[in-house]
RNA sequence: GGGUCCCUAACUCAAUGGUAGAGUAUCAGCCUUUUAAGCUGAGAGUUCUGGGUUCGAGUCCCAGGCGACCCA
Numbered sequence: 001g002g003g004u005c006c007c008u009a010a011c012u013c014a015a016u017g018g019u020a021g022a023g024u025a026u027c028a029g030c031c032u033u034u035u036a037a038g039c040u041g042a043g044a045g046u047u048c049u050g051g052g053u054u055c056g057a058g059u060c061c062c063a064g065g066c067g068a069c070c071c072a
Stems, first nucleotide, its partner, number of pairs: 001071005007065001010024004018055001026042005048064005
């Protein structure tokens, strides 16, 4: 220098162009002599950034950024 892929909750990951979810963690309650475990519930999101297409974009297109890999 060229190419491919990734970026979504604190973390790991989902999500046919049509209300962004789950597990873990955190918090609260139940249970327990207490802790842990277990059960129930709650909170937590500018979907990397900026544009474009569309009635509607996490998803499609363009540019940029972080990272991984391949080629040279």
A computed fold for a 72-nucleotide RNA from a Candidatus Kerfeldbacteria bacterium, annotated as transfer RNA. Rfam family: tRNA. The coordinates come from a structure-prediction model, not an experiment, and the mean pLDDT is 80. The sequence was found in a public genome assembly. Lineage of the source: Bacteria > Bacteria candidate phyla > Candidatus Kerfeldiibacteriota.